[in-house]
């Protein structure tokens, strides 16, 4: 140089067969407590790496681009 995978929240990752964007953990507010911490209840927080294409409608299909990774192949 090909070729497999993987890219969603501040970090880990779901997300089925195209239709509501999620979870734990971290952060904030509250209850509790003398005070932390724990627990219990709320809340913020997202160009679904990018650009284009299919569709009525894409995180999920295609295509190219960027980036990661691999006991692939040269």
């Nucleotide at each position: 140089g090909g070729g497999g995978c993987c890219g969603u929240a501040g970090c880990u990752c779901a997300g089925c067969u195209g239709g509501g964007a999620g979870a734990g953990c971290g952060c904030c507010c509250g209850c509790u407590u003398c005070g932390c911490g724990a627990g219990c209840g709320g809340g913020a927080g997202g160009u679904u790496g990018g650009c284009g294409g299919u569709u009525c409608g894409a995180g999920u299909c295609c295509g190219c681009c960027c980036g990661g990774u691999c006991u692939c192949c040269a």